[in-house]
Order: sequence, then C1' cells, then structure tokens
RNA sequence: GCCCACGUAGCUCAGUUAGGACAGAGCAGGGACCUCCUAAGUCCAAGGUCGCAGGUUCGAAUCCUGCCGUGGGCG
Repeated sequence: GCCCACGUAGCUCAGUUAGGACAGAGCAGGGACCUCCUAAGUCCAAGGUCGCAGGUUCGAAUCCUGCCGUGGGCG
C1' cells in the first nucleotide's frame, strides 16, 4: 500500500438477512423489601450523539461514500 471483519449502555453481546415508527438483554452500579448485620434472593428505576461526518429516503443502528480506531490476511 491492497483486501476482509468488527465498532451499539460502565462491561459482554443481540438487533443489520428484508429500512418502519418508544434501540434491547445479561452482568456491573443505584434504590426498596428481606436480615441483628452482611451475603444470597425478590422487586423497581436509571443508564445510548448505535465510532465520526456527509448522502439517499416520508423514514437510517440497518443502504451508499469518505474518514478514524481495533483485529486478521496479502505484498
């Protein structure tokens, strides 16, 4: 330099096939119940510029382009 995959909550990931109306789960953290206290258990709430920018579209995490980052392959 070229090619491929990935980037979504603090962490690990789903959702992309075939664009559709509030973007989800588990864990961690917070609150409540329970307990003499803690742990475990139960319940509740919160947490997101979907890597960045632009484009297409009535509508984009999803499609297109460029860039950035991580990993891999080739030279």